[in-house]
């Protein structure tokens, strides 16, 4: 300098052949239960998808740039 790939909610991820409120588990607020705590149960709340910009009637998902990060090549 050159190429794959990864980036989604505090924390691990799905969802990436574009389509209706972005999905789960774990953590976390309420509540049952319990003497109490843990454990099971109900319930809530949380992320405009790394950042910008294009393309479409619609973008997390398709195209540019760019910023982290892992890995290969020189």
């Nucleotide at each position: 300098g050159g190429g794959u790939c990864u980036g989604u909610a505090g924390c691990u991820u799905a969802g990436c052949u574009a389509g209706a409120c972005a999905a789960a588990g774990c953590a976390c607020g309420g509540g049952a239960u319990u003497u109490c705590u843990a454990a099971u149960c109900c319930u809530g709340a949380g992320a405009u998808c790394g950042a910008g910009g294009g393309u479409g009637c619609a973008a997390a998902u398709c195209c540019c740039u760019c910023c982290a990060g892992a890995c290969c090549c020189u």

This is a predicted structure of a 74-nucleotide RNA (transfer RNA) from a Candidatus Aenigmatarchaeota archaeon. Rfam family: tRNA. The family's RNA type in Rfam is transfer RNA. Its mean pLDDT, the model's own confidence on a scale to 100, is 84. NCBI's taxonomy places the organism under Archaea, Nanobdellati, Candidatus Aenigmatarchaeota.